[in-house]
This is a predicted structure of a 1192-nucleotide part of an RNA (large-subunit ribosomal RNA, half B) from an archaeon. The coordinates come from a structure-prediction model, not an experiment, and the mean pLDDT is 82. Rfam family: Archaeal large subunit ribosomal RNA. Its Rfam clan is "LSU clan".
Context: one part of a larger RNA
RNA sequence: UCGACUUUGAGGGAAUUCGGCAAAUUGGCCCCGUAGCUUCGGUUUAAGGGGUCCCUGCGGUUGUUUUCGCAAGAUUGUGACUGCAGGGUUCAAUAACUAGGAUGAUCGGACUGUUUAACAAAAACUUAACGUUCUGCAAGGCCGCAAGGCUGUGAAUAGAACGUGACACCUGCCCAGUACUAGUACUUCAAACUCUCUUUCAAGGGAGCUAAGAGCUAGCAAACGGCGGGAGUAACUAUAACUCUCUUAAGGUAGCGAAAUGCCUUGCCGUUUAAUUGACGGCCCGCAUGAGUGGUGCAACUAGAUCAUCGCUGUCCCCAGAUCGAUUCCCCCGAACACUCUAUCUGGUGCAAAGGCCAGAGAAAUCCAGUGGGAAGUGAAGACCCCGCGAAACUUUACUGUAGCCUGUUGUUGUGACGUGAGUUUUGAUGUGUAGAAUAGAUGGGAGUUGCUAAAGCGUAGACGCUAGUUUACGUGUAGACAAAAGUGAAAUACCAUCCUUUAGAGCUUACGCCGCUCACUUCGCAAGAAGGACCGCAAUUGGUGGACAGUUUGGCUGGGGUGGCACCCUGUUGAAAAGGUAUCAACAGGGCCCUAUGGUUGACUCAACCGGGUCAGAAAUCCGGUGUAGAGUGCAAGAGCAAAAGUCAGCCUUAUUGGAUUUACCAUUAUACUAAAUCCAACAACGAAAGUUUGGUCUAGCGAACUCUUGAACCUCCUUGAUGGGGGUCAGGAAUGACAAAAAAGUUACUCCGGGGAUAACAGAGUUGUCGCGCCCAAGAGCUCAAAUCGACGGCGCGGCUUGCUACAUCGAUGUCGGCUCUUCCUAUCCUGGCUGUGCAGAAGCAGCCAAGGGUGGGGGUGUUCACCCAUUAAAAGGGAUCGUGAGCUGGGUUCAGAACGUUGUGAGACAGUUUGUUUAAUAUCUACUGGAUUUGUGGAGAUAUCUGAGAGGAAGGAUCUUUUAGUACGAGAGGAACAAAGAUCCGGCGCCUCUGGUCCACCGGUUAUCCGAUAGGGUAGGCCGGGCAGCUACGCGCCAAGAGAUAAGAGCUGAAUGCAUCUAAGCUUGAAACUCACCUCGAAAAGAGAUAUCUUGAACUCCUGUAAAAGACAGGUUUGAUAGAGUCGGUGUGUAAGAACUAAGGUAACGAGGUUCUCAGCAUGCGGCCACUAAUCGUUCAUAAUUUAU
Repeated sequence: UCGACUUUGAGGGAAUUCGGCAAAUUGGCCCCGUAGCUUCGGUUUAAGGGGUCCCUGCGGUUGUUUUCGCAAGAUUGUGACUGCAGGGUUCAAUAACUAGGAUGAUCGGACUGUUUAACAAAAACUUAACGUUCUGCAAGGCCGCAAGGCUGUGAAUAGAACGUGACACCUGCCCAGUACUAGUACUUCAAACUCUCUUUCAAGGGAGCUAAGAGCUAGCAAACGGCGGGAGUAACUAUAACUCUCUUAAGGUAGCGAAAUGCCUUGCCGUUUAAUUGACGGCCCGCAUGAGUGGUGCAACUAGAUCAUCGCUGUCCCCAGAUCGAUUCCCCCGAACACUCUAUCUGGUGCAAAGGCCAGAGAAAUCCAGUGGGAAGUGAAGACCCCGCGAAACUUUACUGUAGCCUGUUGUUGUGACGUGAGUUUUGAUGUGUAGAAUAGAUGGGAGUUGCUAAAGCGUAGACGCUAGUUUACGUGUAGACAAAAGUGAAAUACCAUCCUUUAGAGCUUACGCCGCUCACUUCGCAAGAAGGACCGCAAUUGGUGGACAGUUUGGCUGGGGUGGCACCCUGUUGAAAAGGUAUCAACAGGGCCCUAUGGUUGACUCAACCGGGUCAGAAAUCCGGUGUAGAGUGCAAGAGCAAAAGUCAGCCUUAUUGGAUUUACCAUUAUACUAAAUCCAACAACGAAAGUUUGGUCUAGCGAACUCUUGAACCUCCUUGAUGGGGGUCAGGAAUGACAAAAAAGUUACUCCGGGGAUAACAGAGUUGUCGCGCCCAAGAGCUCAAAUCGACGGCGCGGCUUGCUACAUCGAUGUCGGCUCUUCCUAUCCUGGCUGUGCAGAAGCAGCCAAGGGUGGGGGUGUUCACCCAUUAAAAGGGAUCGUGAGCUGGGUUCAGAACGUUGUGAGACAGUUUGUUUAAUAUCUACUGGAUUUGUGGAGAUAUCUGAGAGGAAGGAUCUUUUAGUACGAGAGGAACAAAGAUCCGGCGCCUCUGGUCCACCGGUUAUCCGAUAGGGUAGGCCGGGCAGCUACGCGCCAAGAGAUAAGAGCUGAAUGCAUCUAAGCUUGAAACUCACCUCGAAAAGAGAUAUCUUGAACUCCUGUAAAAGACAGGUUUGAUAGAGUCGGUGUGUAAGAACUAAGGUAACGAGGUUCUCAGCAUGCGGCCACUAAUCGUUCAUAAUUUAU
């Protein structure tokens, strides 16, 4: 010196600090006593008081033993618990150990509990309670490909999911958006199916039917969520109960409110304080409170956040002492990290921050202990920032998919009714234009057909119907009835066959709906069987939904990045430096079209403006005349260009066409795409008499690849064979990529990671200095007058490098970032102190300026603050620099990791120079530097012992104030009110000391607790605690810390010219300050210029005993010729009266008995002083040695 989970502290008592962090206080038990609040349980050990030990005596309750007694009980011992009284001791009786500081408020969370093993213990999580949703069990939810499993061998008082979070009072409005639920006549909608088109078939197209879903209609907010603006108005003003208006899905209700939420903001008022960015109570236009993302309260609880009071204290003023350990010294053992060089300072330079370069200075060498200024020190390929066609995780209405879920169809998949359709088969029926006997379906065949198996006719009834009739059944009736021929007509009839229209019935197939069945299938059951049942399930397929999961994307430029912008394609002018070309998020402007005439050609004409004239008619209309190089116009920017035109007007037209070639610009002095333009060839044209002109607009902008789709034309090609159809291709148009030579594409990361970058930001540096700060010049003005006592506009010129910017030069294989503390030094643009000048200076107090940096520049309140504000002082409470000095010095409040909350924002993950709470600060010092302590060598005639000189270095060794005298004087009308000089005191600072005072005091003495040595005596242990305390060390104590000289600054002067005067100056001279040099104190011959003097001729060191000294060395003293140390003794000092004995003592029959008194200012101790050789310094070892001429 450091560490301590060691200790003590006068006076003050939180002044410390972000903050009472740390420490101290309190503490057990018994008794008393306890507010406010309260969920009546608590709070409660509230708070605040008293007691606590020893001895003696007397009681009470009771266990047990003896004796007596029938028992109750008494009695004798021995225990346990307990009450009262008397006596006594100490500083102190839970004496050690053990063992809450208390209270009042606010915020948050109700509580106990849980959490980030190793930076967050919390306000986060959980919780009881409340609510919503799903779920009737083969449930719902979860895991699994499935089998299967969990919830659960549970059953809605159950399980699952989610939200809020005890309790009390409550929980408003909104269903437009999103989600969910329900419905749905209608719309949309896939596959399948049906129909249809393409000559058949097929692919393909179309239509129909149609599930879920969507549309649509409703519900639902303790679902996700949301909950306005502008005017006017009351008889002071202000305000607005009131009115108007726009608007919404609804416009924030109750409550609370500068709040864990309020930017502005340190809001305003009050309380608290001397002082409050704090706290508490109020207020309320609340940037941006608000009701189960719960609102507001709330007793109890809390290692939670905040404020205050009392107590208490070394947190502090202001530090001091002590103890233990470490270090230090000796011996033994013995790492790791790190390591190119044993490596000064100042200034400059340099990639802009040098031990090494340049200049100057410094510097003899080595060792030891320290301190941490530097090595942009060590540690870790910076975590911030940027970049990467890096990664990962997370999110979602990014892109693309996938599980899952919903859904139609088919299969597994059987059977029977009924209803409604469809198809097919079959049996019947049906068929009226006119003419014709008459109700002629079509065609063919056809000369017969039919009739006792009852014809025609008649009757009844039914069906159809064109109202003419046809036809069926039954009865009656009894033998014919038709056809052919003829006639009419487009067609001729009986009968047979094949069909058509319409229609009836039946059978079969099939679809849908509905109701059954049982046999697949499923469940239950040991089984019998039961329950369900062609559903479910499973498989295939269809559509929908689908961050549950997966893979990816999420542009570039950029005075960092982001936000913004587009400087990302194209045009003009300037920049651009007279060829061409040339950058910037440079400046000024544009384009992403328009026009069938605004194009081609031929012909004609001349504009703007002004002047003169002229009906309405005016400055300006149309008309006439004149002047008129363009002052107009030219579709649109600008530039270039243009007058019998490139402008204006008119006629006729479509060259704004097709095919091809070359060149130029874009283009980068290579080669290209697209695009634009120019020149030419060919074709076909237009205009013109012709020459000729014309391949759009006077020129320079007006644009887009491949794939894909589409339009058009003819052609090529593929398959089968003849054709069709279809596919592919060629050519030419159209559809867009504007990030414009063209991916199909959203976010977050503070949970982050990797690779890089000082190619690029934040800190600091450097450069610059707009800004900032400070000056100067000019002088309008004001200052009653008067620019310049003082202030100074508009302007101009500088300096500084402190503010803030700019730049991006150094640092990203790391230079630790704000503030405070500590400590040092420098600057002056001076706040005070010193010396001066001016004054709108009477004095006093000021104002302004000059010189001056020696010294000083403080204490508090709130705030993390720097700053700013405030309080009380003061001579003054100046400003700055030193990597915004200083984290290998401290702190860690702020900022800036991971947790959490509020407000806001975002669909969300998340975010916020918004707020709030919490949150690991490494290390043994190698070099250098510095502070100290040692050793060695050098310093030529060489040694030793002393004493000096003083180059040089350091210091502030003093600085300041107050009071008194001067003096109530000078001055002043008064009010007021100095100075020179002198004296005393105080504060700050410095050096030293310990007589006093105070602190400490593991030398020491005493008291006492617990325990051990059986008791006493005497001791041990907890340094037990407590009370004292010498020496020593110390401050809070004491002592000292002048004057002066020299040379100067600003200034004041003398003499005095240049300039016959004047002038402080030019020569000369005198003055003049805390600054400078001396003086004063300290160091200082290693001062390489290495010094001087005196004396002597042998010294020195080690060992040994020590301390006036001390980390090791060193220094000082002693060593028997001795008081150096120890022992002893005497004195002083500390403690406080030892042991033992005698006497006494409350009591008690006695035994006994805490304690007291006396012997006894005793006993014990003694780092102090004196005396005293009793003991130990005995004995020794080593080195160097000139004296005469030599060595180097």